Predicted 3D model of a 106-nucleotide RNA (c-di-GMP-I riboswitch aptamer) from a Fimbriimonadaceae bacterium.
[in-house]
Formats: sequence, C1' cells, structure tokens
RNA sequence: GACAGAAAAGGGCACGGUAGGGGCGACCCUAACCACGCAAAGCCACGGGUCUCGCGAGUUUGAGAGAAAAGCUCGAAAGACGAGAUGAGAUAGCCGGGUUCCCUGU
Repeated sequence: GACAGAAAAGGGCACGGUAGGGGCGACCCUAACCACGCAAAGCCACGGGUCUCGCGAGUUUGAGAGAAAAGCUCGAAAGACGAGAUGAGAUAGCCGGGUUCCCUGU
C1' cells in the first nucleotide's frame, strides 16, 4: 500500500422513546437516560429509490341555471380525493458511488 474480517483488545455511533427548540412540511438540532442495531450507522445529495411542499388533468360535494320533467345537462365560491410531469427541499440508519479512518490477518 492492497485485499479480507469484526473472533480478540480498546473504543465509536445511536433506531425508537422522553424534554426543549427550528421548519408550511418531509425532517433536523440540543440535553440526560435506556439501547433497535451498525465494520464505516464517519463525511459527501453524484446516480437511483422513497418522502415533503408547490404546480396539477380528472373525480366528487356544491349556491344556482337550463329543461314539460327526470337518477339529464351546465355549474360560482369553498372543501375533499387526486393521476402526472416538473421546480424546490428532505433522507447518508434505502441502495449504489466517492472519500477519510482505529484494530487484526494475509
């Protein structure tokens, strides 16, 4: 230096829960305790995935209008659901990739 490993030794991180704070939100930060787990669960949004906000065809409720009338047609404001493409963001403990590192073995 490369590859492999986490058995040993010394350690590390911290799922989730609790309290506080930031954000429209996904989510993030801080403190103490516990510790789901992790050989990079150190760091980086480069590719993919997932999620959020915004946009949004369409569906539905709908004041009312048309019609002889109708379970027909049209339909304001506002609400609910919402394919989809794209803009912005989140996620590194989703996967890949890049990069740095302790120990041991070859």